[in-house]
RNA sequence: GUUUGAAAAAGGCACACCUUUCGAAAGAAAGGGCCGCAAAGCCACCGGUCUAAGGGGAAACCUACGACGGCGGGGUUGCCAGA
Numbered sequence: 001g002u003u004u005g006a007a008a009a010a011g012g013c014a015c016a017c018c019u020u021u022c023g024a025a026a027g028a029a030a031g032g033g034c035c036g037c038a039a040a041g042c043c044a045c046c047g048g049u050c051u052a053a054g055g056g057g058a059a060a061c062c063u064a065c066g067a068c069g070g071c072g073g074g075g076u077u078g079c080c081a082g083a
Base pairs, nucleotide, nucleotide: 002083003082004081005080012037013036017032018031019030020029021028022027035070041076042075043074045073046072047071048068049067050066054063055062056061
C1' cells in the first nucleotide's frame, strides 16, 4: 500500500421506549436507555422514503424550498486485527 472482518483487545456510536425543549408536520437537540452497528464517522451528489406549513386546486388531491446518512449507491477520512 492492497484486501478481508472469523476471533480478540482498546475505545466509539446508540434502535424501540421515557423526560424536557424546538418544529405545522416529518423530524431534530439534550439527558436516560441499549436493539443493534466495522464506518451506525463526515458529505443530501444519484435513487428511494417521510412530511405538506406555504403554494396550486371546487374537492379529491398535487407540490420541498422541510426532513431521513440506523434505506440502497457514490464521494471522502479513519481504529484494531488477519492475510